[in-house]
c-di-AMP riboswitch aptamer (ydaO/yuaA leader) from a Clostridiaceae bacterium, 132 nucleotides, folded computationally.
RNA sequence: AUAGAAAAAAAGCCGAAUCUCCUAAAAGGAGUACGGGGGAUAUGUAAUUUUGGGGUGAAUCUGAGACUGUUUCAGUAGGGCACCUCUGCCCGAACCCGUCAACUAACCCCGAAGGCUGAUGAGGGGGAAAAA
Numbered sequence: 001a002u003a004g005a006a007a008a009a010a011a012g013c014c015g016a017a018u019c020u021c022c023u024a025a026a027a028g029g030a031g032u033a034c035g036g037g038g039g040a041u042a043u044g045u046a047a048u049u050u051u052g053g054g055g056u057g058a059a060u061c062u063g064a065g066a067c068u069g070u071u072u073c074a075g076u077a078g079g080g081c082a083c084c085u086c087u088g089c090c091c092g093a094a095c096c097c098g099u100c101a102a103c104u105a106a107c108c109c110c111g112a113a114g115g116c117u118g119a120u121g122a123g124g125g126g127g128a129a130a131a132a
Stems, first nucleotide, its partner, number of pairs: 011117004019031004034111005043102001052100001053097004061075006078091004083127005
């Protein structure tokens, strides 16, 4: 700060997800900062492969219900608000592979999105670093 609705900038936030060119633009394509997976020897595991298993991601797990195959509440491992810390405010999802994968040199294969704040708000203390 009476309540509600619509639009917008600088500057920012989550995230690997930025930038360049083919071009006047779009679609599309080729690269790229930055990310991910597979894959020997040696090593590790002595297992338990339908009670399937595995991957990206912070997003795991527990309890109490309600429903009979999806759902509520309360917590929680873990994560975000530039770094540490005390407070404060939030998140704690979703998707993919397809019976199959420990690690792993060479090698091989992928991603390089999307969303949000600013715009019904303004936090406080201490310490450190960088820049000007």
The source organism's lineage runs through Bacteria, Bacillati, Bacillota, Eubacteriales and Clostridiaceae. The coordinates come from a structure-prediction model, not an experiment, and the mean pLDDT is 76. It was read from a public genome assembly, where an Rfam model found it. The model forms 92% of the base pairs in the Rfam consensus.